[in-house]
Background: Predicted 3D model of a 77-nucleotide RNA (transfer RNA) from a Chloroflexota bacterium.
């Protein structure tokens, strides 16, 4: 330098193809059961969807540019 993949809640991921209220598991908070812990049950909190811009009534999703990480190749040695 070229090609490809990934970026979504504290962690691990789905949703993107085909635009229409942002979800799952774990974790966390509160309550109940227990003498307490563990565990189970009930309720709940938490997101600029990597950044900027564009299209659209409406963008995590489509388009452009950029950033970061990973893989492959080229180049140098």
């Nucleotide at each position: 330098c070229g090609g490809g993949g990934c970026g979504u809640a504290g962690c691990g991921c789905a949703g993107u193809c085909c635009g229409g209220u942002a979800g799952c598991g774990c974790a966390c908070u509160u309550g109940a059961a227990u003498g307490g812990g563990g565990u189970u049950c009930a309720a709940g909190u938490g997101g600029u969807c990597g950044g900027c811009g564009g299209u659209u009534c409406a963008a995590a999703u489509c388009c452009g540019c950029c950033c970061g990480c990973c893989c492959c190749g080229a180049c140098c040695a």
Rfam family: tRNA. Gene Ontology term of the family: triplet codon-amino acid adaptor activity. Rfam's curators write: Transfer RNA (tRNA) molecules are approximately 80 nucleotides in length.
It was read from a public genome assembly.
Taxonomically the source falls in Chloroflexota (Bacteria, Bacillati).